Molecule: transfer RNA
Organism: uncultured Bdellovibrionales bacterium
RNA sequence: GCGCUCGUAGCUCAGCUGGAUAGAGUACUUGACUACGAAUCAAGUGGUCGGAGGUUCGAAUCCUUCCGAGCGCG
Numbered sequence: 001g002c003g004c005u006c007g008u009a010g011c012u013c014a015g016c017u018g019g020a021u022a023g024a025g026u027a028c029u030u031g032a033c034u035a036c037g038a039a040u041c042a043a044g045u046g047g048u049c050g051g052a053g054g055u056u057c058g059a060a061u062c063c064u065u066c067c068g069a070g071c072g073c074g
Base pairs, nucleotide, nucleotide: 001073002072003071004070005069006068007067010026011025012024013023019057027045028044029043030042031041032040050066051065052064053063054062
């Protein structure tokens, strides 16, 4: 330099055939339980979906470009 894959909650990830209020587990907070904790149960908090632009009635999803991570080729 060229090609491919990936970037979504604090962490690990799903969603990527464009459409319904963007989800799960875990973590954290509060409550229940307990002699106190842990475990368990219930409720809650947390996201400009890596940045910018474009297509579209509508974009996490498609296109372009940039940034970052990984792998391969030379």